[in-house]
Context: one part of a larger RNA
RNA sequence: CUGGGCGUAAAGGGUGCGCAGGUGGCCGUGUGUGUGAGGCGUGAAAGCCUGGGGCUUAACCCCAGAAUUGCACCUCAAACUACAUGGCUAGAGCAUUGGAGAGGGAAGUAGAAUUCACGGUGUAGCAGUGAAAUGCGUAGAUAUCGUGAGGAAUACCAGAGGCGAAGGCGACUUCCUGGACAAUUGCUGACACUCAGGCACGAAAGCGUGGGGAGCAAAAGGGAUUAGAUACCCCUGUAGUCCACGCCCUAAACGGUGCACACUAGGUCUUGGAGGAUUCGACCCCUUCAGGGCCCAAGCUAACGCGUUAAGUGUGCCGCCUGAGGACUACGGCCGCAAGGCUAAAACUC
Numbered sequence: 001c002u003g004g005g006c007g008u009a010a011a012g013g014g015u016g017c018g019c020a021g022g023u024g025g026c027c028g029u030g031u032g033u034g035u036g037a038g039g040c041g042u043g044a045a046a047g048c049c050u051g052g053g054g055c056u057u058a059a060c061c062c063c064a065g066a067a068u069u070g071c072a073c074c075u076c077a078a079a080c081u082a083c084a085u086g087g088c089u090a091g092a093g094c095a096u097u098g099g100a101g102a103g104g105g106a107a108g109u110a111g112a113a114u115u116c117a118c119g120g121u122g123u124a125g126c127a128g129u130g131a132a133a134u135g136c137g138u139a140g141a142u143a144u145c146g147u148g149a150g151g152a153a154u155a156c157c158a159g160a161g162g163c164g165a166a167g168g169c170g171a172c173u174u175c176c177u178g179g180a181c182a183a184u185u186g187c188u189g190a191c192a193c194u195c196a197g198g199c200a201c202g203a204a205a206g207c208g209u210g211g212g213g214a215g216c217a218a219a220a221g222g223g224a225u226u227a228g229a230u231a232c233c234c235c236u237g238u239a240g241u242c243c244a245c246g247c248c249c250u251a252a253a254c255g256g257u258g259c260a261c262a263c264u265a266g267g268u269c270u271u272g273g274a275g276g277a278u279u280c281g282a283c284c285c286c287u288u289c290a291g292g293g294c295c296c297a298a299g300c301u302a303a304c305g306c307g308u309u310a311a312g313u314g315u316g317c318c319g320c321c322u323g324a325g326g327a328c329u330a331c332g333g334c335c336g337c338a339a340g341g342c343u344a345a346a347a348c349u350c
Stems, first nucleotide, its partner, number of pairs: 004321003007304002012318001014201004021194003025088007034080001035077005041071002049065006091191001092188003095184004103177007110154001115149007125136002162169002206247006215241002220236004258317006266295011299306002323350003332343004
């Protein structure tokens, strides 16, 4: 290289956008790039192969043929491919109408609860546990009523429900804004798919500067437990958790399943839309499009299982794997304020 693979055995990039590259719909016309046919030249000799011959055989040697799968040129073909050109609408996009949604950003508002402060009532306990103790409380706690402050999160609705590319998104209102879906078939006319590099986004923790700080809570202190207890349990409690701006760029970033398209029985539930039938109207019912689940035919699979949301049958493009450990490491390079990240070996051992 050919080949085999990637749900769980090694293996899908965290996600998207997208240049180059690769791949690409239907009908004409032309050219003749690839492609095919014929011809011609060349493709040294030796060797290999086939036939024949020479040494008493063989090895060896000689002769002839074949082969040399290649390249150039000439002639021809035009289905496919490519290029040029004309056209089309089934791919793709746009327009119009419509409804659904925790999609994103900003500003504002609300109620419940915790905590704290002040005031009233009130008196000896409260808190906590397996049991306790540390802790709080006669300087009046806990409980209860009123007033106020402040921060964070939004019970019920809530659903195997919805939205988003992923991370993720849940009170209400307003403003700004992205995407998807259905119906109408009006417009463009292949404008498409994928994508190395690149760019952007990327939970939590962490970092920088400045705020904020109710609750919770790494670290830390104390009390228990225990042989010990640097833990599990309890009482405290600082970073942090929150906001703004700037970094970090990781994850069991998981459906452990890359993206796109086509094809291949059904059943059932559910979300959003459209049409039909019926009806006073709605529901139920039928059809259909787009999503989310479950159960299964064929088929696939080592099995488990997957099964129109494929792990089935195919095509295009990208990423990745190649025994285990060493090693999500060293060295080097790039990035980062740092923490560290990305890329990524070898000796050696089995």
A computed fold for a 350-nucleotide part of an RNA from an uncultured Opitutia bacterium, annotated as small-subunit ribosomal RNA, central domain. Its mean pLDDT, the model's own confidence on a scale to 100, is 88.